[in-house]
């Protein structure tokens, strides 16, 4: 000097990813509440079942009419925070709320996905909005391979392939030369 290997820091992909606050529309001629009529024995707490407690012929659930009337989740915009396995998904385990099943929330382990967009299908949801997954399509960033232009640099163009435990830059240790 060069190569390999182990670690640390750093930075990039772009209507990039996730969170928070405020406002707005939707949710919603909804749920709930009150009154009247009907009904005639059950009802209540997250879906189903059970336990406990409570309520009901001084009329339960349900139905109809009138009046009143939300919220959560999800969405859009603005501002803002943290970041680039950002984050998302699947399965398992643990915990939560009386018990069981399922679901929800949180944590953790393994596996998958470089990224956004469009289309189709399925799931979720009040929703044809949004989200998730699978498949397909071009596009894009990165590294590699081949070819051409250019000219002594590694730029540009085209084709093609891989994956983020990646890639760029710098530093440190070790090994070889």
């Nucleotide at each position: 000097u060069a190569a390999g290997u182990a670690g640390a820091u750093u930075g990039a992909g772009g209507a990039g990813c996730a969170g928070g606050u405020u406002u707005u529309a939707u949710c919603a001629u909804u749920a709930g509440u009150a009154u009247g009529c009907u009904g005639g024995a059950g009802g209540a707490u997250u879906a189903g079942g059970g336990a406990c407690u409570u309520u009901g012929a001084u009329g339960a659930a349900g139905g109809c009419a009138u009046a009143u009337g939300a919220a959560a989740g999800g969405a859009a915009a603005a501002c803002u925070u943290g970041c680039c396995g950002a984050a998302g998904g699947a399965a398992g385990c643990u915990a939560g709320a009386c018990c069981c099943u399922g679901g929800c929330u949180a944590g953790u382990u393994u596996c998958c996905u470089g990224g956004g967009c469009c289309g189709u299908a399925a799931g979720u949801u009040a929703a044809u909005a949004g989200c998730u997954u699978a498949c397909g399509g071009a596009c894009u960033g990165u590294c590699g391979u081949c070819a051409a232009c250019a000219u002594u640099g590694c730029u540009u163009u085209g084709a093609u392939g891989g994956a983020g435990c990646g890639c760029u830059a710098u530093c440190u240790g070790c090994u070889u030369u």